Small-subunit ribosomal RNA, 3' major domain from an uncultured bacterium, 464 nucleotides, folded computationally. Its mean pLDDT, the model's own confidence on a scale to 100, is 86. The RNAcentral record of the full RNA draws on ENA.
[in-house]
Context: one part of a larger RNA
RNA sequence: UGACGGGGGCCCGCACAAGCGGUGGAGUAUGUGGUUUAAUUCGAAGCAACGCGAAGAACCUUACCAGGCCUUGACAUCCCUAGCAAAGAUAUGGAGACAUAUUGGAGGUUAUCUAGGUGACAGGUGGUGCAUGGUUGUCGUCAGCUCGUGUCGUGAGAUGUUGGGUUAAGUCCCGCAACGAGCGCAACCCUUGUCUUUAGUUACUAACAUUAAGUUGAGGACUCUAGAGAGACUGCCGGUGACAAACCGGAGGAAGGUGGGGAUGACGUCAAAUCAUCAUGCCCCUUAUGGCCUGGGCUACACACGUACUACAAUGGCAGUUACAAAGAGCAGCGAACUCGCGAGAGUAAGCAAAUCUCAUAAAGGCUGUCUCAGUUCGGAUUGGAGUCUGCAACUCGACUCCAUGAAGUCGGAAUCGCUAGUAAUCGUAGAUCAGCAUGCUACGGUGAAUACGUUCUCGGGCC
Numbered sequence: 001u002g003a004c005g006g007g008g009g010c011c012c013g014c015a016c017a018a019g020c021g022g023u024g025g026a027g028u029a030u031g032u033g034g035u036u037u038a039a040u041u042c043g044a045a046g047c048a049a050c051g052c053g054a055a056g057a058a059c060c061u062u063a064c065c066a067g068g069c070c071u072u073g074a075c076a077u078c079c080c081u082a083g084c085a086a087a088g089a090u091a092u093g094g095a096g097a098c099a100u101a102u103u104g105g106a107g108g109u110u111a112u113c114u115a116g117g118u119g120a121c122a123g124g125u126g127g128u129g130c131a132u133g134g135u136u137g138u139c140g141u142c143a144g145c146u147c148g149u150g151u152c153g154u155g156a157g158a159u160g161u162u163g164g165g166u167u168a169a170g171u172c173c174c175g176c177a178a179c180g181a182g183c184g185c186a187a188c189c190c191u192u193g194u195c196u197u198u199a200g201u202u203a204c205u206a207a208c209a210u211u212a213a214g215u216u217g218a219g220g221a222c223u224c225u226a227g228a229g230a231g232a233c234u235g236c237c238g239g240u241g242a243c244a245a246a247c248c249g250g251a252g253g254a255a256g257g258u259g260g261g262g263a264u265g266a267c268g269u270c271a272a273a274u275c276a277u278c279a280u281g282c283c284c285c286u287u288a289u290g291g292c293c294u295g296g297g298c299u300a301c302a303c304a305c306g307u308a309c310u311a312c313a314a315u316g317g318c319a320g321u322u323a324c325a326a327a328g329a330g331c332a333g334c335g336a337a338c339u340c341g342c343g344a345g346a347g348u349a350a351g352c353a354a355a356u357c358u359c360a361u362a363a364a365g366g367c368u369g370u371c372u373c374a375g376u377u378c379g380g381a382u383u384g385g386a387g388u389c390u391g392c393a394a395c396u397c398g399a400c401u402c403c404a405u406g407a408a409g410u411c412g413g414a415a416u417c418g419c420u421a422g423u424a425a426u427c428g429u430a431g432a433u434c435a436g437c438a439u440g441c442u443a444c445g446g447u448g449a450a451u452a453c454g455u456u457c458u459c460g461g462g463c464c
Base pairs, nucleotide, nucleotide: 008464009463010462011461012460013459015455016454019419020418021417022416023415026310027309028308029307030306031305032304033303034301035300042053043052064296065295066294067293068292069291070290073121077120078119079117080116081115082114083113088103089102090101091100092099093098123285124284126283127282128281132279133278134274135273136272137270139268144183145182146181147180148179149178150159151158152157163174164173165172189262190261191260192259194230195229196228197227198226199225200224204219205218208217209216233256236250237249238248239247240246312412316371317370318369319368320367321366322365328359329358330357333352334351338347339346340345378409383404384403385402386401387400388399389398425447426446427445428444429443430442431441
């Protein structure tokens, strides 16, 4: 000077408290540990690993295992020799890689193309993240971290940055041997909430006509779209305060004191994570630790843990009927209407590179009926049978449909998590990845609460 204290003071945060809903019990999904295995590839490890890398393991992916093959190599540069020989297609053998034969005829012919050879080399998801770059997590969107000059101190250092107030904030004011400055804070950026204006097509429809229908004329009002502006600044009033900063209340206003949300992450910490995105030093392999292929594995299963989904029902289940979204995606694509099928789907096929067409009926909700507290008309696991679709191929190991089956489960011990408002809870919708596969992830809207006395205590953080 820091760090630490079961030392003190001040302050903050869903940190506690006050509430609401969960997890921990059940079944399933998924990740991990362990065990097993020829292999169950590798990494991630308290918070900050465990629905994580993986925005999608049947083959491929794939790095693992078994077997079959190659050795200048699947890929790059250089050298030598030969050339009408390439790719592709067909046939035979084979699990295939590959081999042989036939066909084929590009580009080049100065060999830049192909084959063979020689070695220099290629290649390595082999090791080291404790040799590194780059990127990322975390404390933490916490309010801090520093510098120049001056001053003080023998010096390490101090001062400034402490103090009195105040703030979300080292935010601002006042004081002061300090005076200034930088990185952070805030603002500038995006989005949302109000208004004005410009522009009206594919969007909209008040008036006039028209139609089954904003369907078509027509309109430029409204909605909406997307450009430009306005608007909020403690600006105004009252009070408190040190005549300050500011705080409290009020007016006006769509919005009030950072309006809501996002992007934005200081100096640093954890030898934190990543050599398997990539790059890279050193070490290691070089007829193999490289390369190709088939099959298997990553999907195993006594068990343990994390994260989710579905439930245990009447604020509910089932049947019928009836409303109201937003945001997205689409040409090797989205696929209407019609017909067939109980259905998953199939057949045919219009339109649309889309404010035009399609995905696409939103669901919870409303209305009517039924069930009457039961392991049930709750719950749907599991299993049998029959199918659909994708794809060379669903046995290991896909999703979905129909019929049958109908397990556990009656609200969950100790413990523990999230959330302060359009939030929690609840309800559906879309997208990325993707041939197919979503209870995960990312986004979107619908319905829509309760509670906060307070800071003694728990946890984390800031200042003295």